[in-house]
RNA sequence: UCGUGCUAGACGGGGAGCUGGCGGUGCCCUGCACCCGCAAUCCGCCGAAGCGGGGUCGAAUUCCCUCUCGAGGGCCGGAGGUCGGACGGGACUGCCAGGCUAAGUGGCGAAGAAGGCUGGGUCCUGCGCGGCAAGAGCCUGUGAACCCCGCCAGGUCCGGGAGGAAGCAACGGUAAGCGGUAACUCUUGGGUGCCGCAGGGAUGCCUGGCCGGAGCAGGCUGGUUCUGGUAAGCCGGGCGGCUAGGUUCGACAGAGGGUGCACGA
Numbered sequence: 001u002c003g004u005g006c007u008a009g010a011c012g013g014g015g016a017g018c019u020g021g022c023g024g025u026g027c028c029c030u031g032c033a034c035c036c037g038c039a040a041u042c043c044g045c046c047g048a049a050g051c052g053g054g055g056u057c058g059a060a061u062u063c064c065c066u067c068u069c070g071a072g073g074g075c076c077g078g079a080g081g082u083c084g085g086a087c088g089g090g091a092c093u094g095c096c097a098g099g100c101u102a103a104g105u106g107g108c109g110a111a112g113a114a115g116g117c118u119g120g121g122u123c124c125u126g127c128g129c130g131g132c133a134a135g136a137g138c139c140u141g142u143g144a145a146c147c148c149c150g151c152c153a154g155g156u157c158c159g160g161g162a163g164g165a166a167g168c169a170a171c172g173g174u175a176a177g178c179g180g181u182a183a184c185u186c187u188u189g190g191g192u193g194c195c196g197c198a199g200g201g202a203u204g205c206c207u208g209g210c211c212g213g214a215g216c217a218g219g220c221u222g223g224u225u226c227u228g229g230u231a232a233g234c235c236g237g238g239c240g241g242c243u244a245g246g247u248u249c250g251a252c253a254g255a256g257g258g259u260g261c262a263c264g265a
Stems, first nucleotide, its partner, number of pairs: 001265006009057003012030004020046005034054005063258006072249005080243005087236003092233002094230005099224003103221003107216002115211008123200006129193002132189006139180004148173003156165003
């Protein structure tokens, strides 16, 4: 060095999670890697790797170590970025309402603005007049068997008689009462009046006259170091998601190195 037979070892690994810790079952990544059975209030282990049974390869492309790369996962993300929702604020920008202004525009104004003086109406009070309503009066109708009036037939009474007396009905009238009532008189009342007189008040509106002689007003736009509101932008502290970034583990892959025994030639 070659051949044969063996042995260590290999036949997947990793992350999170679980656990006092470790390996597995379940999840995820890698990417293709023997078979059967079992495992979550679980199956095993503690100088540690799943447990039980079977099979294949076997000292190298396949085993072991180191380095590089890096799929993917975990943690931080307090400081950076971004998004969300709640809370608070109200300086600034914006928006809304009001005030002020009067540049623009429109309106009123020499057919006379503002301002001043002086009246009237609208408002209140009283009085008068009118109207309306009610009541009373006046007028009128009716109205008493007797206890109202007049006149009293008949009848009655007194008287010798002449004559006289009381008196019912009828008739006429009247009182209270019950009705009517155009006008007239008086009293009272009001959701009464294009009515009159007197007084008052308010200064809001309408309106007349005189003086005056050019402004008035604030619809729209504009302006505003004014007032109030709103909270979209904004500001404040805190919370949550994602993320730049950091850190940690790290499959696959790449590079380098290492590795046994027996027999024969």

Description:
A computed fold for a 265-nucleotide RNA from an Anaerolineae bacterium, annotated as Bacterial large signal recognition particle RNA. The coordinates come from a structure-prediction model, not an experiment, and the mean pLDDT is 79. The sequence is in RNAcentral, with records from ENA. A source record names the gene ffs. Its Rfam family is "Bacterial large signal recognition particle RNA". Clan: SRP clan. The organism belongs to Anaerolineae, within Bacteria.